Transfer RNA from Hofstenia miamia, 72 nucleotides, folded computationally.
Lineage of the source: Eukaryota > Bilateria > Acoela > Hofsteniidae > Hofstenia.
[in-house]
């Protein structure tokens, strides 16, 4: 330098154009003398950036950037 892939909650990841989710973690409550476990609840996401297509974009196409991988 070129090909392919990746980017979503604190972490690991779902999400095939129509109001963004799970597990773990965090916080609160119940249970305990107390802790752990268990149960219930809550908070937490400008979905990498930009401008496009569309009535409507995390989702489609393009450009850039990050990281990974392969080739040279």
């Nucleotide at each position: 330098g070129g090909g392919c892939g990746u980017g979503u909650a604190g972490c690991u990841c779902a999400g095939u154009g129509g109001u963004a989710g799970a597990g773990c973690g965090u916080c609160c409550g119940c249970u305990u003398c107390g802790c752990a476990u268990g149960c219930g609840g809550a908070a937490g996401u400008u979905c990498c950036a930009g401008g496009g297509u569309u009535c409507g974009a995390c989702u489609c196409a393009c450009u850039g950037c990050u990281c990974g991988u392969c080739c040279a």
Its Rfam family is "tRNA". From the family's description: Transfer RNA (tRNA) molecules are approximately 80 nucleotides in length. Its mean pLDDT, the model's own confidence on a scale to 100, is 82. The RNAcentral record of the sequence draws on Ensembl Metazoa.